RNA sequence: UAGCUCAGUGGUUAGAGCAGUUGUCUCACAAUCAAGAGACCUGGGUUCAAUUCCCGG
Numbered sequence: 001u002a003g004c005u006c007a008g009u010g011g012u013u014a015g016a017g018c019a020g021u022u023g024u025c026u027c028a029c030a031a032u033c034a035a036g037a038g039a040c041c042u043g044g045g046u047u048c049a050a051u052u053c054c055c056g057g
Base pairs, nucleotide, nucleotide: 003018004017005016006015011048021035022034023033041057042056043055044054045053
């Protein structure tokens, strides 16, 4: 650090729970099950490479 609560890491694809969306089911709603979407506060610096290290807001 995802809408909220939290993991995690200098390297090829950043995960989880809840919420929300779609589907399933139902006469309908809820619950269940499945799928998919969604994020590293910002400006600099170091580095081959920064979400990770350093400095400021």
Molecule: transfer RNA
Organism: Callorhinchus milii